[in-house]
RNA sequence: GCCCACGUAGCUCAGUUGGUAGAGCACGACAUUCGUAAUGUUGUGGUCGCAGGUUCGACUCCUGUCGUGGGCU
Numbered sequence: 001g002c003c004c005a006c007g008u009a010g011c012u013c014a015g016u017u018g019g020u021a022g023a024g025c026a027c028g029a030c031a032u033u034c035g036u037a038a039u040g041u042u043g044u045g046g047u048c049g050c051a052g053g054u055u056c057g058a059c060u061c062c063u064g065u066c067g068u069g070g071g072c073u
Stems, first nucleotide, its partner, number of pairs: 001072007010025004019056001027043005049065005
């Protein structure tokens, strides 16, 4: 220098012919208990790496760019 994959909640990850973003763990509240833990119910938490483009509409398609990992020379 070139090619490929990945980037989504605090963490680990889902999310396909483009249609208003979710799970588990963690955290808060409540219930249960003499109390704690465990368990149950409920809630908070996301400019979907960043910037543009296409589209009525983009996590999804296209371009550029940044980061991580791998491959080729």